The RNA shown here (c-di-AMP riboswitch aptamer (ydaO/yuaA leader)) has 159 nucleotides and comes from a Bacillota bacterium. Rfam family: c-di-AMP riboswitch aptamer (ydaO/yuaA leader). Rfam's curators write: This family represents a conserved RNA structure found upstream of the ydaO and yuaA genes in Bacillus subtilis and related genes in other bacteria. Of the family's consensus pairs, 92% are formed in the model. Model confidence (mean pLDDT): 77 of 100. It was read from a public genome assembly, where an Rfam model found it.

């Protein structure tokens, strides 16, 4: 000097998911509880809107919608045939995967544009909720990354 691994710190991203105070416990920088500010979500009048409730309905979220393939399926069932056999045509629910898409994020001072890279999930309520002042209730998890593309405008700092 380079490479690899682990840990910590710092910085950055997604997101509402941050900061502070007090008390208890304790060896402690730990743990627990309560609260405040801030951020976010839900319920909830008049008025307005809507009248469509098993085809259930609704909420958080960017995360909606469409197409295709395989399995399901040598199936169920159906059509044709005078009968039988053979042959031919042909499922659905559901599952897995692929491609797109409404929409969303990043690109390291901020914004815009161009270019580039990604996401397009998951969960909850439980027959029930339009909007909604007062009022009431709830959350502040989790998961990742690391030497930064260009132009213009603005800002900050330096010379």
């Nucleotide at each position: 000097a380079a490479c690899c691994u682990a840990a910590g710190a710092a910085c950055g991203c997604u997101u509402a998911a941050u900061u502070c105070u007090u008390u208890c416990u304790g060896a402690a920088u730990g743990g627990a509880a309560a609260g405040a500010a801030g951020c976010g979500g839900g319920g909830g009048a008049c008025c307005c809107g809507a009248u469509u409730u098993u085809u259930g309905g609704g909420g958080u979220g960017a995360a909606u919608c469409c197409c295709c393939u395989u399995c399901g399926a040598c199936u169920a069932g159906g059509u044709a045939u005078g009968u039988a056999c053979c042959c031919a045509c042909u499922a659905a629910a559901g599952a897995a995967g692929g491609g797109g898409u409404a929409g969303g994020g990043c690109u390291a001072c901020u914004c815009u544009u161009c270019g580039g890279c990604c996401c397009g999930a998951a969960c909850c309520c439980g027959u029930c909720a339009g909007c909604u002042a007062a009022c009431c209730c709830c959350g502040c998890a989790g998961g990742c990354g690391u030497g930064a593309g260009a132009a213009g405008a603005g800002g900050a700092g330096g010379u």